[in-house]
């Protein structure tokens, strides 16, 4: 440097759910809690998905729209622990 994650060590993160806060919502944050994870670390760049306040359309309802969200949906990029080859 490339590649692999069967076993081991030291550790790390934390799904569902509950409570609180926050947000129009999706969701986020904190505490508890562990389903899982070797990138479940970081970046919305590509695709997907969720939401639709504002805007558009409409008599109205349905509907369209991301500048919102998701990195624990996939891809890509950047960084990285231990061990094996």
């Nucleotide at each position: 440097u490339a590649u692999u994650g069967a076993a081991a060590a030291g550790g790390g993160c934390a799904a569902a759910c509950u409570c609180a806060u926050u947000g129009a919502a999706a969701g986020a944050u904190g505490a508890g809690g562990a389903c899982g994870c070797a990138a479940a670390a970081c970046u919305a760049c590509c695709g997907g998905u969720c939401u639709a306040a504002g805007g558009g359309a409409g008599u109205g309802a349905a509907c369209c729209u991301a500048u919102g969200a998701u990195a624990g949906c996939g891809g890509a990029g950047u960084u990285g622990c231990c061990a094996g080859u």
The RNA shown here (c-di-GMP-I riboswitch aptamer) has 85 nucleotides and comes from a Woeseiaceae bacterium. It was read from a public genome assembly, where an Rfam model found it. The model forms 95% of the base pairs in the Rfam consensus. The coordinates come from a structure-prediction model, not an experiment, and the mean pLDDT is 87. It matches the Rfam family "c-di-GMP-I riboswitch aptamer". Rfam links the family to the GO term cyclic-di-GMP binding.